[in-house]
Fluoride riboswitch aptamer (crcB RNA motif) from an Actinomycetota bacterium, 64 nucleotides, folded computationally. The organism belongs to Actinomycetota, within Bacteria.
RNA sequence: CCCGGGUUCGGGGAUGGAGUCCCCCGUUGAAUGCCCCCCCGGGGCUGAUGGCUCCUGUCGCGCA
Numbered sequence: 001c002c003c004g005g006g007u008u009c010g011g012g013g014a015u016g017g018a019g020u021c022c023c024c025c026g027u028u029g030a031a032u033g034c035c036c037c038c039c040c041g042g043g044g045c046u047g048a049u050g051g052c053u054c055c056u057g058u059c060g061c062g063c064a
Stems, first nucleotide, its partner, number of pairs: 009026005016055006033045005
């Protein structure tokens, strides 16, 4: 100096917190849900997870 491999930092993943795993992004970015209609306006629906577990909150049912 060249090539290959591994590793590190920060952030994001439709409303909160933690653990763990996964994915994405590098501030010029990742992200900002779905359905329908006469479509830029109107109507409707699911979920505190990216996944799993727990907590908090919320909703439904039952019991005391």